Predicted 3D model of a 1367-nucleotide RNA (small-subunit ribosomal RNA) from an uncultured prokaryote.
Rfam family: Bacterial small subunit ribosomal RNA. Rfam links the family to the GO terms ribosome and structural constituent of ribosome.
Model confidence (mean pLDDT): 83 of 100.

RNA sequence: AGCGGCAAACGGGGUAGUAAAGCGUCGGAACGGACCCAGAGGACCGGGAUAGCCGGGGGAAACCCCGGGUAAUAGCGGAUGGUUGAGAUGGGAGCAAAUGGUCCGCUGCCUGGGGACCGGUUGACGUGAUACUAGGUAGUUGGUGAGGUAAUGGCUCACCAAGCCUACGAUGUCUAGGGGGUGUGAGAGCAUGACCCCCACCACUGGGACUGAGACACUGCCCAGACACCUACGGGUGGCUGCAGUCGAGAAUCUUUGGCAAUGGGCGAAAGCCUGACCAAGCGAUGCCGCGUGCGGGAUGAAGGCCUUCGGGUUGUAAACCGCUGUCAGAGGGGAUGAAACCUUCGGGUUGACAGAGCCUCAGAGGAAGCACGGGCUAAGUACGUGCCAGCAGCCGCGGUAACACGUACUGUGCGAACGUUAUUCGGAAUCACUGGGCUUAAAGGGUGCGUAGGCGGAUACACAGGUCAGAUGUGAAAUCCCACGGCUCAACCGUGGAACUGCAUUUGAAACCGUGUGUCUUGAGCGAACUAGGGGUAUGCGGAACUUCCAGUGGAGCGGUGAAAUGUGUUGAUAUUGGAAGGAACACCGGUGGCGAAAGCGGCAUACUGGGGUUUGUCUGACGCUGAGGCACGAAAGCUAGGGUAGCGAACAGGAUUAGAUACCCUGGUAGUCCUAGCUGUAAACGAUCUGUACUAGAUGGGUGGCGGCUUGCCGCUGCCGAUCGUAGCAAAAGUGUUAAGUACAGCGCCUGGGGAGUAUGGUCGCAAGGCUGAAACUCAAAGGAAUUGACGGGGGCUCACACAAGCGGUGGAGCAUGUGGCUUAAUUCGAGGCAACGCGAAGAACCUUAUCCUGGACUUGACUACGGCGAAUGGCUACCCUGAAAGGGUGUAGUCUGCCUUCGGGUGAAACGUCGAUAGGUGCUGCAUGGCUGUCGUCAGCUCGUGCCGUGAGGUGUUGGGUUAAGUCCUUAAACGAGCGAAACCCUUGUCCUUAGUUGCCAGCAUUCAGUUGGGGACUCUAAGGAGACUGCCGGUGUCAAACCGGAGGAAGGCGGGGACGACGUCAAGUCAUCAUGGCCUUUAUGUCCAGGGCUGCACACGUGCUACAAUGCGGCGUACAAAGGGAAGCGAACUCGCGAGAGCAAGCAAAUCCCAAAAAGCGCCGCUCAGUUCGGAUUGCAGGCUGCAACUCGCCUGCAUGAAGCCGGAAUCGCUAGUAAUCGCAGGUCAGCUAUACUGCGGUGAAUGUGUUCCUGAGCCUUGUACACACCGCCCGUCAAGCCACGAAAGCGGGGGGCGUCCAAAGUCGCUAAGCUAACCUUCGGGAGGCAGGCGCCUAAGAUGAACUCCCUGAUUGGGACUA
Repeated sequence: AGCGGCAAACGGGGUAGUAAAGCGUCGGAACGGACCCAGAGGACCGGGAUAGCCGGGGGAAACCCCGGGUAAUAGCGGAUGGUUGAGAUGGGAGCAAAUGGUCCGCUGCCUGGGGACCGGUUGACGUGAUACUAGGUAGUUGGUGAGGUAAUGGCUCACCAAGCCUACGAUGUCUAGGGGGUGUGAGAGCAUGACCCCCACCACUGGGACUGAGACACUGCCCAGACACCUACGGGUGGCUGCAGUCGAGAAUCUUUGGCAAUGGGCGAAAGCCUGACCAAGCGAUGCCGCGUGCGGGAUGAAGGCCUUCGGGUUGUAAACCGCUGUCAGAGGGGAUGAAACCUUCGGGUUGACAGAGCCUCAGAGGAAGCACGGGCUAAGUACGUGCCAGCAGCCGCGGUAACACGUACUGUGCGAACGUUAUUCGGAAUCACUGGGCUUAAAGGGUGCGUAGGCGGAUACACAGGUCAGAUGUGAAAUCCCACGGCUCAACCGUGGAACUGCAUUUGAAACCGUGUGUCUUGAGCGAACUAGGGGUAUGCGGAACUUCCAGUGGAGCGGUGAAAUGUGUUGAUAUUGGAAGGAACACCGGUGGCGAAAGCGGCAUACUGGGGUUUGUCUGACGCUGAGGCACGAAAGCUAGGGUAGCGAACAGGAUUAGAUACCCUGGUAGUCCUAGCUGUAAACGAUCUGUACUAGAUGGGUGGCGGCUUGCCGCUGCCGAUCGUAGCAAAAGUGUUAAGUACAGCGCCUGGGGAGUAUGGUCGCAAGGCUGAAACUCAAAGGAAUUGACGGGGGCUCACACAAGCGGUGGAGCAUGUGGCUUAAUUCGAGGCAACGCGAAGAACCUUAUCCUGGACUUGACUACGGCGAAUGGCUACCCUGAAAGGGUGUAGUCUGCCUUCGGGUGAAACGUCGAUAGGUGCUGCAUGGCUGUCGUCAGCUCGUGCCGUGAGGUGUUGGGUUAAGUCCUUAAACGAGCGAAACCCUUGUCCUUAGUUGCCAGCAUUCAGUUGGGGACUCUAAGGAGACUGCCGGUGUCAAACCGGAGGAAGGCGGGGACGACGUCAAGUCAUCAUGGCCUUUAUGUCCAGGGCUGCACACGUGCUACAAUGCGGCGUACAAAGGGAAGCGAACUCGCGAGAGCAAGCAAAUCCCAAAAAGCGCCGCUCAGUUCGGAUUGCAGGCUGCAACUCGCCUGCAUGAAGCCGGAAUCGCUAGUAAUCGCAGGUCAGCUAUACUGCGGUGAAUGUGUUCCUGAGCCUUGUACACACCGCCCGUCAAGCCACGAAAGCGGGGGGCGUCCAAAGUCGCUAAGCUAACCUUCGGGAGGCAGGCGCCUAAGAUGAACUCCCUGAUUGGGACUA
């Protein structure tokens, strides 16, 4: 090596299949078992082969074939024994062993029953989703008989019967190994099934048997298939979901390690052998646990960083520095323990893969800190950069030039060998609600009833013991979790014990409740009797009014219709009116939060039939009840089918209007339909947006309909039912509800779970159709929604006000001119202001200046100006002059002049100024959306708030509303409010009357005087300017709430706020202004600063705003003449006089002003002219000649004279101002200013009206109320189409694929059966053969394969449909 035995069915791996043939828990009876245990019995007599081996051969190999011979605890025959079955007299059937081995201790073999443990089988209960899967099943269900199995059984077969499963979900489809447990959670639950344990199943895919005690067998066999490998092409081989390892896929997962030393398994008597089980090591922060990265001192609070209000703060005792320690890691030494056993000559010997505590020694703070976050939630902020970019983000949301939110830095916070992110589960989420939710309006009550299954169910007695409760017993494996104790230095981890495992089963009890059974009861329910109200229903008949049509009469021009009209209709006679006829539909008044009905719904009258309700009574039955998934019935209107009918009305349609249009609203017509019969449809805001039934829980007031009682007979009281309103408690988010609940409870059913997509798609089903019922998802949003609050708004309402309208007067818009703005132009036409509330505005005065980044050109650079420091040098400063230049500036000399303060007179200090350097000056550069201040506007409108109290969960309300009244939130009154503040009013100024004081520059009655208040004089008057008085609804009458107040009157200069002014609440408009000023940030620094010359701001086809002058006779012109107020004046006002036509000039008085001057007021009045015209209106434009200011009037001033003499004859649409000393009209003055463009602006006075006494309308405002989907608030919000992009989904001729079944064909291996003429050692034999076995053949079954018709799911599809998102 081989023969034989045992094991190989364990251990190890995985989760494909499996919704039950599984699993879990508790049971059962008809079974099997090698090895193990105890005990009983037995092992007798024989025979024949075959590996290895030897020889030969085939094949590439795998392997195979032939011949010879051999052994056994291998195999065979007989005996004995017992066993089994039928059976009961009997007879029959199959059927054991190794005379073993041995070291003499033992060990093995056979038989039967028992035990232990394991397995097979079976029952009950539990164990996913889906009904858009509702019927499934022919060995199917049962029986009889047979076969088969270890065993029951349709497990299989023959025959018989027609069953069996299913709404408590069968069947189908999808998904899935189950449990102990695990995560989470207070629990109940929800989710899950890695590691460990138990069970099941699988082993390349499918089928099959063999061997065996056990398999239909992971590393056995046969067949088929796919894949891979070897090959000599003939043929063979293989199955890592064992341990390592490789490849592939992927975001991602390790070493081809050591050892059987320990634990365990198999075999063996044992030594021992085998063991990728296992024990160890390696890799990985993958998880859990532990430890370290130092400790103490140390302030000049170092340097550096960051911030800064520039003072400082912070990093921070942190560092440096000083003094210690030696953990962890590292190095060296030695080493307990994990070792128990086994062997033995009994002395003793042997066994560690790996780990290694503790101990000794060494060195040195040496080798060792990160990650996330800092807007809120949520602990912790500053600076810079960026500028809706880049980016962040869990939710809300940050970022558009000052970002605590992005990026960076510093700093802080949290955790720490980790920290964050992502994914996932549970929690919070009472957000699927068993514990523990809801349904009037937020999502949600079925349209209504009847009723099946089901669920729930009155009183009483007895019984049973299914539920229920209690005890006991068994079980609930171990591990896990929890508790206690213990072992590793602690912990993680581990050990021991306990508790628990809330469950199931058996059993013993209890009997209240549920249940069941039996009996009884009457209150629930029903029946009866007597009454009773009613548009309850169905059918038939009848009636009057109205309407339309027809016939006839009268009549004679319109009718009809509307906001107004037209279409329409009418002399062929309408409308109107009278008489008659016909037809259809609907039923006025009564009529009513009145009645009836289940709801839908029901209304003239009568009759017939018929359903239900209520009251009284207490006759009868005796729980007969409630609800109700499916089911059945009813079910408005519209619609559909068939047949009728059709007066009126009237979708569609036609015409007329309206309108930008008008497929509408209005009008004229008008078909379906509306009506009837028979069917269908089955929906409504089918609503009380409120399911049905029962019970209980304050009341009040009406209505309908019954009954009883009392009496005073029309009242009161009691008691039912129906139907309303208010309201307590309670409930509710609130509104509200409130015995008719939305209260308190019970029973049953239906329904809801963010908005949109969508009641859509698909499937199914119903329908003639229209369509109904059932009913999603993808995708998308951070909301959608309810109730209430405050505002705002309304082509809502009420009350009230305002030159808001109306009534008036005068304008603008047309003309010419002035001025501002836009636009255009330009080198530049600087900038700002923009509806009201920008536009004669900033600008109370642009020729230069002003004046500005306005342009062109020339210059300066610490600067034109302010303040500081360093340095320099008498250089220098100032004045006059010179050269250049347009000036600024630059250059250069001459002449003159100047130098502070202290002083010891030696000097010192250095000022002013200059040069230079440095910090810095400067900016009318940007941002008014970073700001202060100031201002406009609503609006001089009457409002806006607060404290305390009260009401409301709250926002908030009340007060402040209501009734009166006022100019007024002014005042009174009422009232859960009482008070107060800012506004209104008043206080202030001015004006109107009087008084007192004072009397110059003002005044002049009387006196004197003069040209003249000039002078004397006077204080009376005017006036001036200081102080007072006066007016308060105080008085009278009326109205009114015994009020506030209003109306009228008296007196008074003035009367109800006397007139005017100043004064402007909380707030709104990101209103205006960075160019008055101030100021954060940014920008600029030989320029965006500063200086200078010239130009521009004045430019002109045009448009607009605001004005002036006009168009004329109430006027214009000429002459004469009268009367103001308020102002200004010294670089000023400037008289008088002279000259000039005049502007003005010359000379010059007076006056710093109640003194003088500007200064003439004008309209007015008187007289004259003009006579209605482009004029004696109007004055533009232009020419000429002058004057004034000013360095300078060209661009670009004003004035004067002469001449010229334009448009314009009262102004379209539209629009403005004004209510009394106002409008209108007339002139005067001032500021700015050299002069002026001023007709502007600010003031002043003169003359001096008309109209209204109302609130319909336009505009605006106030208060109350109402609706709201608005809240940057109606200049809001928002819908749909179309165009474009993008996304997901549906349909679609089809195309492609998957799945599980069914039918037919073919059929491997193989079991079983039949056959076996071929082959054949053991046994028998009469030696011929037989028995038995086998090859081979046939048959049934059957995997794979082929094919056919269906079912189902998925992908894709030209085109098409709607949906979501986007500026």